[in-house]
RNA sequence: GUCUCCGUGGCGCAAUGGCAGCGCAGUUGACUUUUAAUCAAUUGGUUACAGGUUCGAGUCCUGUCGGAGACA
Numbered sequence: 001g002u003c004u005c006c007g008u009g010g011c012g013c014a015a016u017g018g019c020a021g022c023g024c025a026g027u028u029g030a031c032u033u034u035u036a037a038u039c040a041a042u043u044g045g046u047u048a049c050a051g052g053u054u055c056g057a058g059u060c061c062u063g064u065c066g067g068a069g070a071c072a
Stems, first nucleotide, its partner, number of pairs: 001071007010024004018055001026042005048064005
């Protein structure tokens, strides 16, 4: 340099173009002599960034940035 893949809560990951969700973590409460465990509730998202297509984009298209890989 060319090509491919990936980028979504603090972390790990889902999500047929149609209300962005799950687990862990966090917070609060219950339980317990206390902690842990368990149970219940709950907070947290500019879906990397900028455009485009569409009635509607996390998803499709273009560019940029970052990461990983292959070739040279």